[in-house]
Background:
The RNA shown here (transfer RNA) has 68 nucleotides and comes from a marine eukaryotic metagenome. RNAcentral holds the sequence, with entries from MGnify. Its mean pLDDT, the model's own confidence on a scale to 100, is 81. It matches the Rfam family "tRNA".

RNA sequence: AGCCGUAGCUCAGCUGGUAGAGCGCCUGACUGUGGAUUAGGAGGUCACAGGUUCAAGUCCUGUCGGCU
Numbered sequence: 001a002g003c004c005g006u007a008g009c010u011c012a013g014c015u016g017g018u019a020g021a022g023c024g025c026c027u028g029a030c031u032g033u034g035g036a037u038u039a040g041g042a043g044g045u046c047a048c049a050g051g052u053u054c055a056a057g058u059c060c061u062g063u064c065g066g067c068u
Stems, first nucleotide, its partner, number of pairs: 001068005008023004017054001025041005047063005
């Protein structure tokens, strides 16, 4: 100097407008048990602080951390 930080993990999130997917986890069905399948559910200070805006994961500034 460049890129990155969003669920337990891996990551989406377009031109600012209700925060999502896959895997995992929990409960039910199914099964002799388990697995698979299937129905449903829980889980988030969007790294931290500030600014702009009616409205910020998204734009701007600073800080911290990671990678090159």